[in-house]
RNA sequence: GAUGAACGCUGGCGGCGUGCCUAAUACAUGCAAGUCGUGCGGAAAGGCCACUUCGGUGGUACUCGAGCGGCGGACGGCAGAGUAACGCGUAGGAACAUACCCCAAACUGAGGGAUAACUGCUCGAAAGAGUAGCUAAUACCGCAUGUGAUCUUCGGAUUAAAGCUUCGGCGGUUUGGGAAUGGCCUGCGUCCGAUUAGCUAGUUGGUGAGGUAAUAGCUCACCAAGGCGACGAUCGGUAGCUGGUCUGAGAGGAUGAUCAGCCUGACUGGAACUGAGAACGGUCCAGACUCCUACGGGAGGCAGCAGUAGGGAAUUUUCCACAAUGGGCGAAAGCCUGAUGGAGCAACGCCGCGUGCAGGAUGAAUGCCUUCGGGUUGUAAACUGCUUUUAUUAGUGAAGAAUAUGACGGUAACUAAUGAAUAAGGGUCGGCUAACUACGUGCCAGCAGCCGCGGUCAUACGUAGGACCCAAGCGUUAUCCGGAAUUACUGGGCGUAAAGAGUUGCGUAGGUGGCAUGAUAAGUGGAGUGUGAAAGCGUGCGGCUCAACCGCAUAUCCGCAUUCCAAACUAUUAAGCUUGAGUAUGAGAGAGGUAGAUGGAAUUUCUAGUGUAGGAGUGAAAUCCGUAGAUAUUAGAAGGAACACCGAUGGCGUAGGCAGUCUACUGGCUCAUUACUGACACUAAGGCACGAAAGCGUGGGGAGCGAACAGGAUUAGAUACCCUGGUAGUCCACGCUGUAAACUAUGGAUGCUAGCUGUUACUCACAUCGACCUGAGUAGUAGCGAAGUUAACGCGUUAAGCAUCCCGCCUGGGGAGUACGGUCGCAAGAUUAAAACUCAAAGGAAUUGACGGGGACCCGCACAAGCGGUGGAGCGUGUUGUUUAAUUCGAUGGUAAGCGAAGAACCUUACCCAGGCUUGACAUCCUGCGAAGGCUUCCGAAAGGAAACUGUGCUUUCGAGAACGCAGUGACAGGUGAUGCAUGGCCGUCGUCAGCUCGUGUCGUGAGAUGUAUGGUUAAGUCCAUUAACGAGCGCAACCCUUAUGUUUAGUUGGAUUUUUCUAAACAGACUGCCCUGGUAACAGGGAGGAAGGAGGGGAUGAUGUCAGGUCAGUAUUUCCCUUACGUCUGGGGCUACAAACACGCUACAAUGGCCGGUACAAAGGGCAGCUAAGUCGCGAGACGGAGCUAAUCCCAUCAAAGCCGGUCUCAGUUCGGAUUGCAGGCUGAAACUCGCCUGCAUGAAGCUGGAAUCGCUAGUAACGGUAGGUCAGCACACUACCGUGAAUACGUUCCCGGGUCUUGUACACACCGCCCGUCAAACCAUGAAAGUGGCCAACACCCAAAGUCUGAGCUUCGACUCGGCCUAAGGUGGGGGACAUGAUUGGGGUU
Repeated sequence: GAUGAACGCUGGCGGCGUGCCUAAUACAUGCAAGUCGUGCGGAAAGGCCACUUCGGUGGUACUCGAGCGGCGGACGGCAGAGUAACGCGUAGGAACAUACCCCAAACUGAGGGAUAACUGCUCGAAAGAGUAGCUAAUACCGCAUGUGAUCUUCGGAUUAAAGCUUCGGCGGUUUGGGAAUGGCCUGCGUCCGAUUAGCUAGUUGGUGAGGUAAUAGCUCACCAAGGCGACGAUCGGUAGCUGGUCUGAGAGGAUGAUCAGCCUGACUGGAACUGAGAACGGUCCAGACUCCUACGGGAGGCAGCAGUAGGGAAUUUUCCACAAUGGGCGAAAGCCUGAUGGAGCAACGCCGCGUGCAGGAUGAAUGCCUUCGGGUUGUAAACUGCUUUUAUUAGUGAAGAAUAUGACGGUAACUAAUGAAUAAGGGUCGGCUAACUACGUGCCAGCAGCCGCGGUCAUACGUAGGACCCAAGCGUUAUCCGGAAUUACUGGGCGUAAAGAGUUGCGUAGGUGGCAUGAUAAGUGGAGUGUGAAAGCGUGCGGCUCAACCGCAUAUCCGCAUUCCAAACUAUUAAGCUUGAGUAUGAGAGAGGUAGAUGGAAUUUCUAGUGUAGGAGUGAAAUCCGUAGAUAUUAGAAGGAACACCGAUGGCGUAGGCAGUCUACUGGCUCAUUACUGACACUAAGGCACGAAAGCGUGGGGAGCGAACAGGAUUAGAUACCCUGGUAGUCCACGCUGUAAACUAUGGAUGCUAGCUGUUACUCACAUCGACCUGAGUAGUAGCGAAGUUAACGCGUUAAGCAUCCCGCCUGGGGAGUACGGUCGCAAGAUUAAAACUCAAAGGAAUUGACGGGGACCCGCACAAGCGGUGGAGCGUGUUGUUUAAUUCGAUGGUAAGCGAAGAACCUUACCCAGGCUUGACAUCCUGCGAAGGCUUCCGAAAGGAAACUGUGCUUUCGAGAACGCAGUGACAGGUGAUGCAUGGCCGUCGUCAGCUCGUGUCGUGAGAUGUAUGGUUAAGUCCAUUAACGAGCGCAACCCUUAUGUUUAGUUGGAUUUUUCUAAACAGACUGCCCUGGUAACAGGGAGGAAGGAGGGGAUGAUGUCAGGUCAGUAUUUCCCUUACGUCUGGGGCUACAAACACGCUACAAUGGCCGGUACAAAGGGCAGCUAAGUCGCGAGACGGAGCUAAUCCCAUCAAAGCCGGUCUCAGUUCGGAUUGCAGGCUGAAACUCGCCUGCAUGAAGCUGGAAUCGCUAGUAACGGUAGGUCAGCACACUACCGUGAAUACGUUCCCGGGUCUUGUACACACCGCCCGUCAAACCAUGAAAGUGGCCAACACCCAAAGUCUGAGCUUCGACUCGGCCUAAGGUGGGGGACAUGAUUGGGGUU
């Protein structure tokens, strides 16, 4: 786009079309084929006339039932079951027929005998039948004539007719011709299946006969053995064919409703009769079904028009008329006509029209959305004006009709009136694809054509508003074509995506074929003629108001046949040619093949000797062999298999494949000479042959190796990898099998299209002593590459380039190279080869990442080298777990765990219990009252409640107002409630790792690449060199702070009296600057000077990104939730529990030590609700005290400790260690019970250096020692700072961990914590096998055989009848065949 459509929702009108696609199922009822009295005898009924006893009778022929006779029922109408066929289409042909019609010629004379109707009788329920008698004809039969016709032996023989009449005519017979129609024959075209390969006996042909309208095996007798088939016979399945229709640019593909041509059918099967012609509404027989019946018998055939039932998703009125067109009969009038003309039903289709038009902004109201401003619905409505197509009513009223006649029809059309009046829906709105928001829902409900949407912000579900697209329709479903170059003729492919057969080795059919000449004219080209129905399609013109629709004209019909012409090409033919192909001659190389012979090394075994304790094997072992003498070694023997070195991207062969040497036989190839043949060629369906390994059969052989098997190991296991053994097999002969990643994943042949390099064989040239070298040619075999090609990778004279010819093969993945069937095989199996079902992918090449028990390079306290720890003890702190009324919450590998928390007794506090409040503890607004405030009493654990007293301020326009308090009202407050996976901000981590990007250009079809790669160098993508790249940005570095040195300046409260130290500001200094060496350079190594040297030390500083990392409990914040509570206040409790485990620390285990005494040296900080001096008291914590200090001044603070000098202890659970506990005290604070810190006395636990494992650190570092600060009323073993003392080691980068760059593989991309295979278990689906079972289909054999044609006999009233024969429908019996359904059980497959 289309439809004979159907379904859902909706529905105003008209015109023109269309309307059982299914059950060729069954049919009630009515109608669909009759007509002629001008063929005949007649008169049943009606009319008219006459008569009548009113019962009827007669006449007439106005007419006419039934009958005889003629013509027509063979047309028209319906359907598509069958048919793969001369059925249809197209083009031809010869051996035919034709009633009615036209033309021409001739004739139409004279006779005969019957019969229906009718009348009588009889049988039957009926349908109907019989018998006797009468009668006519255009019914039937002789005779005559013979223009003609037929036959013929050419003499001859045979052969017609019908009358009627109104006298005009209408007919009849014979023959010829015509028109038109029909029968027959032929060429070509006409679906699928080879898992259908052979079919055929009247079969093919001939002769003769019969038969037909006519040819013919159409039929029969005899003779011959043919005919068809791979160019698809036969068989099976499906199907009416065509003009056309739909689609498509076309070529094609699909289709065959309506209209038209042909065929076929008429309940199913068979058969003839009549006739010019044969059977839908004729006959006979058989069968099934239905109906009537008096049970004896009969009747019937809607696939005609209506209509009914049934089937189905589904398809109309039991209408009107012969007025028109046409048909039958008739002389005609006319009669008949469900053909036809019309109307009815159905949005089933196409076409046309309408549902109003113009104005109308406060942009009304409503609805919806909202950022609350508004937007949108929307000029839409209301309202004002106008119009009347349609509708309704009324009036007029056709054409269609040539003389008359109008079903449609009071219809079309015209006119008038009424009045916006009667008339809009469907689908969609994520992308494809035009059109977006809100709410509800929460992987639910649902949507979906494909991709996909839905898990709490859904433009995708549902609803609403709005929008978009069509519109009396709109969507959905089904089907066909297109897009689809996705079966490729036009117009595809086969190295890796599906696809080159194992070998083209031989070769058949077939296809294709070198150069030149002549002939022919089959193909080919041109011209003419015939045909190619009409309708349809196209174009032009015209008619219905337009259109659809219809009419006229024209074009087309691309085809077929035929005649003539041409002769280039193909073909055929004649006679040639040599370049393709082959032969010959002369050389040459070779693991080419077959058979036979033969050789040495090695393994193993055996024999003998020597000899002694091991051997063998492995990652390490063990099984195993060996004191019965192994391994080793020497000599000898046996036997089998394989052939080191040469040896090579070397050679040969069609492929498989071929390797010691020699001999025999044998195939192919190459080079050279250019003699011969003269296209002999290429390819190759079927066919034949060969064909690794394994396997099979028979018979040998068997050294080594070695499936199976046994043992030993390994392992969680180990039916494996490793080891020790070991059978088939491997070997030979003969036979089978026929497959491999049988691969160059690349069929064969021929020609053409740049080169360079190696190698093998031969030849030539040059050269030479020469066979070296060098150059050229041919044939092979390799590497790289131009053009070209390819999706890319790649290929590239050995093409995957450009062309020609031939063969084979492919058409999404799985199912499946499977099932069934066939063929082959001894078997294993091979070959040929589907479908159901299922998925939306499977696959190729390349790209970027990530990953690898892949590779290369580099770095890091990463390892190594060292020092000190942790892990063991006690205690502290945190976490898990458990417990609890609560033990609030968060953080959970690295990147949580002395973390949030720089400090939980109350508070904090979020948790629990109890008691209170409800506009609230806190904010804003409104109203009323009161200043605010203060004191006291009672109840209560407090919060709070109740009451009493006091106070009366500030501004003022004198109304009131500001601040504050109380009360009330509602907006609201409030929430440490949820979501860190809705977020902002901030932070951790990779990682202070060196990376991450961009612009322009270039390369690539593209993703992308390049830049950023390569070689150096660096801490560094730092720099240098090179380079299709050139530049730039974020990172690195630097700029900043601090520290080490110096200078200058200034200096209080410091130390001094001067330099200096100190304090704090500025500046200087370091840049590979200088020298040497190496290097193109960057830079590296060394040196000098210098306080400091190559980044001087330390800090701050953290790219693009990753982890949906952490935080909604710091704050902010979306959405949801709570609102006399999930808010808020108070008291008490809890966060401090304690079986167990983990993390981080402190103190120790002692002599490098403990204790006692003496003595020395810091830095950096803090201080007014603070630090607190001197002095006094206390053993001490501390108390009293109060000077000084808002700090370089005073205080903490003697400013330290380790250190140093003495003394003591003497290796022990101690004079180590200090836990735990008792008593007595101190401090802070409303308050130290749960639950703080400190002091004194007493007590004196574990612990004697810590398993596996593990952490930190490279220099003023580790380690050790103390000091200060923040938090803080009090509480520090934590944290953050400070100074003192002050080491050891680094060979180095193999390994562990992490990271960076390059490269490689990948079936990964949520990216290896990836992906993914098979069994098993469960559910469902389709399918194969299966003892069988069931109906169906077509043949075959036999039996029986109706009607009927033909035929024989009998009989005959000559009309018939009876019996027999041939053939045969239906029926019966039988064994096979085919497709299908079903089947316990069973096999695999698919999905989950």